[in-house]
A computed fold for a 119-nucleotide RNA from a marine sediment metagenome, annotated as SAM riboswitch aptamer (S box leader).
């Protein structure tokens, strides 16, 4: 850099000791012990394995690529508070207040950054 996914799902123990959820606001979690690091469990099914079709290669198997499906699954990885905690950027809608101005509140689509896998 491309693609895919993100509303489901999994916690215990031992060190330590004061921050933590990416970033800004918000609300949150935390000395009843965050983060981090260790050792155990757990989840899930990206890859990996399997078996089907299809392409491709002069052919034909295998190899490769694309595609369905499969097993709680030997490996690689991730992950295990809250929806990716919610919003930030633009565009609809439904309420509400309102003479106009200037608003609010909740909801929905894409985006946008982020994370995780494979290339």
């Nucleotide at each position: 850099c491309u693609c895919a996914u993100c509303a489901a799902g999994a916690c215990c123990g031992g060190c330590u000791g004061a921050g933590g959820g990416a970033c800004u606001g918000g609300c949150c979690c935390u000395u009843u012990g965050a983060c981090g690091c260790c050792g155990g469990g757990g989840c899930a099914a990206c890859c990996u394995c399997u078996g089907g079709a299809g392409c491709a290669c002069g052919a034909g198997c295998a190899c490769g690529c694309u595609u369905c499906a499969g097993g709680u699954a030997c490996g690689g990885u991730g992950c295990u508070a809250a929806u990716u905690c919610c919003a930030g950027c633009g565009g609809g809608g439904a309420c509400c207040a309102g003479a106009c101005c200037c608003g609010g509140u909740c909801g929905c689509c894409g985006g946008a950054a982020g994370a995780u896998g494979a290339g």
Its mean pLDDT, the model's own confidence on a scale to 100, is 80. The RNAcentral record of the sequence draws on MGnify.